[in-house]
RNA sequence: GGGGAAUUAGCUCAGUUGGUAGAGCAUUUGACUCGCAGUCAAAGGGUCAACGGUUCGAAUCCGUUAUUCUCCA
Repeated sequence: GGGGAAUUAGCUCAGUUGGUAGAGCAUUUGACUCGCAGUCAAAGGGUCAACGGUUCGAAUCCGUUAUUCUCCA
């Protein structure tokens, strides 16, 4: 220098043939318990890496950029 992949909640990850953004763990609250642990219920938490484009509508399609991994030279 060139090819490919990844980027979504605090963490690990789903969500693909475009149509209201989710799970587990974690956090907070409540119930059970003398208390801890544990179980159950509920809640909060996301400008979907950044910017732009296409579209009635974009996490999803297109372009550029950033970071990480990988292959080739």